RNA sequence: GACCGAUAAGGGCAAACUUACUGAAAAGUAAGGACGCAAAGCCAAGGGUCUAAAGCAGUGUGUUUUAAACACGCUGCCAUGACAGCCGGUUGCCGAA
Numbered sequence: 001g002a003c004c005g006a007u008a009a010g011g012g013c014a015a016a017c018u019u020a021c022u023g024a025a026a027a028g029u030a031a032g033g034a035c036g037c038a039a040a041g042c043c044a045a046g047g048g049u050c051u052a053a054a055g056c057a058g059u060g061u062g063u064u065u066u067a068a069a070c071a072c073g074c075u076g077c078c079a080u081g082a083c084a085g086c087c088g089g090u091u092g093c094c095g096a097a
Base pairs, nucleotide, nucleotide: 004095005094012037013036017032018031019030020029021028022027035085041090042089043088046087047086048083049082050081055077056076057075058074059073060072061071062070063069064068
């Protein structure tokens, strides 16, 4: 120095759940709370996963004289929205075997 990772030292983070707030949702923030974590630090320009507001398409109903348009409901597609505690990338504390 590289790999590696103790029942080491000093510390760190905080799942589920609860409350409040934000958001269409996924989810996030704060407080409480600890299932776990040696990168559970950082990166959402790689893969993957979640969501689908807007948009587009279909369909039903209604309104307007027709055409067609609009409104509302339902269904499908879609990331421009998220997740790093899924993989990945990157930086880094400690030092027994």

A computed fold for a 97-nucleotide RNA, annotated as c-di-GMP-I riboswitch aptamer. Rfam family: c-di-GMP-I riboswitch aptamer. Its family is annotated with cyclic-di-GMP binding in the Gene Ontology. It was read from a public genome assembly, where an Rfam model found it.